[in-house]
RNA sequence: AGGAUUUGAUCCUGGUCCAGGCGGAACCGUGGCGGCGUGGAUAAGGCAUGCAAGUCAGAGGGUCCCCCCAGAUGUAUAUCUGGGGGGAUACCUGGCGAACGGGGCAGUAACACGUGGGUAACCUACCCCACAGACGGGGACAAUCUGGGAAACCAGGCUAAUCCCCGAUAGUCUCCCCCCAGACAUAUAUCUGGGGGGAGUAAAACCGGCUUAAAAGCACGGGCUGUGGGAAGGGCCCGCGGCCUAUCAGGUAGUUGGUGGGGUAAUGGCCCACCAAGCCGAUGACGGGUAGGCGGGGUGAGAGCCUGACCGCCGACAGGGGCACUGAGACACGGGCCCCACUCCUACGGGAGGCAGCAGCCGAGAAUCUUGGGCAAUGGGGGAAACCCUGACCCAGCGACGCCGCGUGGGGGAAGAAGGCCUUCGGGUUGUAAACCCCUUUUCUGGGGGAGCAACCCAGCCGGUAUAUACACCGGCUGGAGUGAGAGUACCCCAGGAAUAAGUGGCUGCCAAUCACGUGCCAGCAGCAGCGGUAAGACGUGAGCCACAACGGUUCGCCGGAUUUACUGGGCGUAAAGGGUACCGUAGGCGGCCAAGUAAGUCCGAUGUUAAAGACUCCGGGCUCAACCUGGAGAAUGCAUCGGAAACUACUUGGCUAGAGGGCGGUAGAGGGGGCUGGAACUGCCGGUGUAGGGGUGAAAUCCGUUGAUAUCGGCAGGAACACCGAAAGGGAAGCCAGGCCCCUGGGCCGACCCUGACGCUGAGGGACGAAAGCGUGGGGAGCAAAGGGGAUUAGAGACCCCUGUAGUCCACGCUGUAAAUGAUGGGCACUAGCUCCUGGGAGUCUCGACCCUCUCGGGGGCGAAGCUAACGCGUUAAGUGCCCCGCCUGGGGAGUACGCUCGCAAGGGUGAAACUCAAAGGAAUAGACGGGAGCCCAAACAAGCGGUGGACCGCGUGGCUCAAUCCGACAACAAGCGUAGAACCUUACCAGGGCUUGACAUGCCAGUGAAACCCGCCAGAAAUGGUGGGGUUCCACAAGGACACUGGCACAGGUGCUGCAUGACCCUCGUCAGCAGGUGCCGUGAGGCGCAUGGUUAGAUCCCAUAACCUGCGCAACCCUCGCCGCAUGUUUGCCCCGCUGAUGCAUAUAUCGGCGGGGAUGUCAUGCGGGACUGCCGGCGUCAGCCGGAGGAAGGUGGGGACGACGUGAGGUCGGUACGGCCCUUAUGCCCUGGGCUGCACACGCGGUACAAUGCCGAGUACAACGGGUUGCGAACCCGUAAGGGGGAGCUAAUCCCUAAAAGCUCGGCUCAGUUCGGAUCGAGGGCUGCAACUCGCCCUCGUGAAGCCGGAAUCGCUAGUAACCGGGGAUCAGCCACGCCCCGGUGAAUACGUUCCUGGGCUCUGUACUCACCGCCCGUCACGCCAAGCGAGCCGGGAACAGGCGAAACCCAGCUUUGCUGGACUAGCCUGGGCUCGGUGAGAGGGGCGAAGUCGUAACAAGGUACGGGUACUGGAAGGUGCCCGUA
Repeated sequence: AGGAUUUGAUCCUGGUCCAGGCGGAACCGUGGCGGCGUGGAUAAGGCAUGCAAGUCAGAGGGUCCCCCCAGAUGUAUAUCUGGGGGGAUACCUGGCGAACGGGGCAGUAACACGUGGGUAACCUACCCCACAGACGGGGACAAUCUGGGAAACCAGGCUAAUCCCCGAUAGUCUCCCCCCAGACAUAUAUCUGGGGGGAGUAAAACCGGCUUAAAAGCACGGGCUGUGGGAAGGGCCCGCGGCCUAUCAGGUAGUUGGUGGGGUAAUGGCCCACCAAGCCGAUGACGGGUAGGCGGGGUGAGAGCCUGACCGCCGACAGGGGCACUGAGACACGGGCCCCACUCCUACGGGAGGCAGCAGCCGAGAAUCUUGGGCAAUGGGGGAAACCCUGACCCAGCGACGCCGCGUGGGGGAAGAAGGCCUUCGGGUUGUAAACCCCUUUUCUGGGGGAGCAACCCAGCCGGUAUAUACACCGGCUGGAGUGAGAGUACCCCAGGAAUAAGUGGCUGCCAAUCACGUGCCAGCAGCAGCGGUAAGACGUGAGCCACAACGGUUCGCCGGAUUUACUGGGCGUAAAGGGUACCGUAGGCGGCCAAGUAAGUCCGAUGUUAAAGACUCCGGGCUCAACCUGGAGAAUGCAUCGGAAACUACUUGGCUAGAGGGCGGUAGAGGGGGCUGGAACUGCCGGUGUAGGGGUGAAAUCCGUUGAUAUCGGCAGGAACACCGAAAGGGAAGCCAGGCCCCUGGGCCGACCCUGACGCUGAGGGACGAAAGCGUGGGGAGCAAAGGGGAUUAGAGACCCCUGUAGUCCACGCUGUAAAUGAUGGGCACUAGCUCCUGGGAGUCUCGACCCUCUCGGGGGCGAAGCUAACGCGUUAAGUGCCCCGCCUGGGGAGUACGCUCGCAAGGGUGAAACUCAAAGGAAUAGACGGGAGCCCAAACAAGCGGUGGACCGCGUGGCUCAAUCCGACAACAAGCGUAGAACCUUACCAGGGCUUGACAUGCCAGUGAAACCCGCCAGAAAUGGUGGGGUUCCACAAGGACACUGGCACAGGUGCUGCAUGACCCUCGUCAGCAGGUGCCGUGAGGCGCAUGGUUAGAUCCCAUAACCUGCGCAACCCUCGCCGCAUGUUUGCCCCGCUGAUGCAUAUAUCGGCGGGGAUGUCAUGCGGGACUGCCGGCGUCAGCCGGAGGAAGGUGGGGACGACGUGAGGUCGGUACGGCCCUUAUGCCCUGGGCUGCACACGCGGUACAAUGCCGAGUACAACGGGUUGCGAACCCGUAAGGGGGAGCUAAUCCCUAAAAGCUCGGCUCAGUUCGGAUCGAGGGCUGCAACUCGCCCUCGUGAAGCCGGAAUCGCUAGUAACCGGGGAUCAGCCACGCCCCGGUGAAUACGUUCCUGGGCUCUGUACUCACCGCCCGUCACGCCAAGCGAGCCGGGAACAGGCGAAACCCAGCUUUGCUGGACUAGCCUGGGCUCGGUGAGAGGGGCGAAGUCGUAACAAGGUACGGGUACUGGAAGGUGCCCGUA
């Protein structure tokens, strides 16, 4: 100090969440020790038991004991009586205490508390000081006794005192009167002091001491009385300060004041009588809710915020409520009386009780301790004291509840044991960790020693105080006897032994720490974001790691982070937020210039206070340190008082004119109100002309019209609105305002002077105004038009479109009071560059001039400096820079809803929540994608054209169905004659059956056997396989062993098993489209943009121009191959040409053709190789250029044709079954072998093809011309056989030689004559041929026969722009053969058409809108249905709270009376009863909405012009989103 989270990404706004600290805590896991703290927060619920307040015997009485004396009883150390002395005892009287100490925090919003003051309006027992005094007399009640009662207790009788009463005395005391002086603020009030007079009230003795025989006496100590003072404590009063709520706005009858009185210690309406009518309140009265307050505590940088445990101060309370008594003090926790509730006792008549004291119990609760020890210390009560009492207190116990400290060992110890985990199999890690060696002993165990907390008390001596030498009191010294609960504790020593001692949370990001396995949107995690759907660093476990550590985590709460309530320190154009108007104005806030005074604010100084504790700083001290305890100093925002300053604010006074206002003169305007009036249009009515339509729409229909419409002319009537002017114009506070004229009226602006003299600004409440719709009453009603009716559209159409049509729209008066009432921008003042346009006024200059030009004041726009802003944008009309005042905001939804109040006739308006729920909702801008948005451009995209597909039959593929199996993959384009360029067995992966298990195949090892391998048989069997016979006998080495084989075993092999959503590689597609990207630079906060835009051009991001861009890369093009032209070279080759010889054929010659042989040749063809050629180079036109158009030449012309070549990327596209490969799975099987079957099954559907439907055809005969290729397990000639397939045959050929080889269409001749045919050939039958181990399932071919559908194909759809389409045949791969009509290639014949880019499809670029970004196959709205949740309403029902009214009314005080320890009555009151309301809460049939929920239903409202632009207000209406009318907004 920040971080995570809205997005594809970005910036901003904004909420949520996290990291920190803290706690009287609790929970979970774990747990060695000590110190110091701390511990019933909930039920102020109820309590068993014990203890918590007594003491004084030196006040008195009683009782008991002892001693002495005297007397009595017959003696008596016996009993009794009396007296005296001593001791004991709190039973009684009496004194003091019990009002402190201790507890909890219910109530209390208050002078309760805090702080500072006042009391001249007061009190104060005990203590201290001073002065004075204590004389005389009298009386009662206890205990005890008697009686009664269950008890509590009651009645009667005796008696003492430091009990009570009376009298005396009393100066200062109190009261009254008079006089004098002084003080406060002036006096008479009040106070102080003095003087005079009058009246009133006192007492207590006793003990000790001295003295004495005892007393008297002394007055030393304790005590008593009066008065004054002190100390300390309190009462009362006042200023100021500290909670929420206005959905509490008015409250108040003792209320406010006065007079008089009562009462109190004392003021006071505290109480009473009378009089007056006040008093409080938006600076928040009254009411409601909550709460003890403070010192302090927590947090925080601070300001603040939260809090009030422990300790301390104050208050209030003591089961709930009321009341007084006693007393110095109480309305009294362990006192009293009464009522109520509860508990207990009872003999039923009555009684007893109050743990919010200490401990303890129950209860409720997440939760909080021992029925301990001791008065040793500190403190308190009593006492003269000893001493007693003290659950205050000091200690101990329990709890890791907190803080602090210590320990669980220290050193050495491997290139690093074992085990675990991981692994790329090499290793890594746990890890110096362990073991092991050396050492130590805090802690622990055993033993021993052992403080301090103890002061006090007594005696002696000394000194001091006072007297009278003493006693006494105070201080010091010396001596002495003792006092410790804690506890034999702290601490110290000795011995023993690493011995007794580690966990918890976390490891995806935030946030430090990661792998493996298991799991498979399951189980689960989670603070937020979010993980989990088969490789999960997020679940569970393990290993490792990180953090803290006797603790660790979780939960709850508070502060912080949160500048997220913003005083410090925020905002409001679009994110939440400017009030509809700021038009008038109240309170309030703020306010110009000069001067004087005052000193409230302000500032300075001083004084007092700010308790202690705590906190902070400094200096110390004590526990070994620390926590903790303790001494001193400083400081302490505040408050009060005194003194001072006078700049600023304020106040008072005087003045000024710059703010504001008024007067005067001009001036613009749809400013407002009223009256009058005008023309156009419209509708209706009347009349004329005129005839069949009109109207309306995308197209129609409803509708109007032959009873005469529409159209047209004339006339009349009515209502509403005002074309042109007209504009970014003008006016107004806003809403709003428009024909013309008149009347009334508000405001503004300009000009020059005069006047007033701060009169100003803003403005909570308040008032006024306030579009449209709507409401009331009455008019009016032409047009338009919610609702309504009808017609269309549509799946539907409660809409959009059309025909109608009522409220309404208009007027008057009254209400309503809302809008996207917007500039989404409150008002005022001042300051901060300009340019330009419009508008109103003035001046200057120049003029014929009001022109132009310049300046200036006011208003309205555009663009822009600085600056501001998240950006967009704003920018003298600020959203800039400042000041003043008002309004408003604080995440989204719920909701502008509910409840309450208020306004309204109603509709509804104003004010305005919460529960619950979400992790976002938003703003601006960016890149894409998309649009039934726009522009430009391209493409066999459309159009133009040719031929097809879709119909038939057949083939092939796919789906489906079937099956034991019909193996698998591929599914829009980009699956479907695709993987498969060859399924009868094989292939083969599928099915059935039969078999094998180190395996059909690889490598290594161990053991055994052997020679094996190999070849030929036989038997069983369907084969695999098993058995068996024969032949055969290797090499290195020659010992062992090895190569090899077999058998057994181990490690492993094997898998077409899964995942193409783990992958490589390759491929398809957009797309041969023209794009994609980088460097540097520039712009932007940033995402990102520019570069690569615009313009021109191109097939092209091709090039040119221009340009904050300049370069570059991948693409385009070219380079490569091929075809087309030419040249050169090679050519004894098998190719080409020529010659000769020869053979064959044709009757023969000539001659022709073919073949063979020999020779020659290289001009041509051809082949092969190398070159040339084309570059918009030339000409013309256009153009800045690039380039385009035309032309020439040329074999070829504007990339000449074709091919190869496919940018960044997209589709989680395709392939784990081609191969490779991670992970998972199978292991006598998911591996391997074999036989047979299946992949070919067939009601159907689709895709791709073949053949056709015929005459441009078919058939027959004849005849011509190719190219590319292939061939030695091969192609196979001639010749022969066969109708043919084919067979025989084998020449030739390893191929420019031989063969496949015939090309076909074509051409010639003939036939067919429009017919399901001489078209068509399916299907079926018969017979053959070939390949192959084998053609049944299931091959191909031939011949004969059979001859089906089909007569050109619906919606729809495909290919092709030239050597192309179409038609024709040929070759090849795979291959034994072939289901090939497929695929790839080759040549032959050889067209038609393109106006053009509107439309369909796809694509490129730019702009634009967006709520889309898994990107329009997107997003998303509302009803309905189902489930869950919370809240409001609700006939009611139940409960709490505070009052009011009436009735009854205890005890006590008070009053009155009386027959006076009291009784009776009155008044008042707690309480109880009754009553109607107020308020808060619980519950409730039901009805209504809201939120959430994985894939439900209906539609499609919104986002792209969202397909009717959307939205706001209002009204009507509809299953629903919604629709429509009117007005308004532009986002």
Notes:
Small-subunit ribosomal RNA from an uncultured Candidatus Saccharibacteria bacterium, 1531 nucleotides, folded computationally. The sequence is in RNAcentral, with records from SILVA. Its Rfam family is "Bacterial small subunit ribosomal RNA". Its family is annotated with structural constituent of ribosome and ribosome in the Gene Ontology.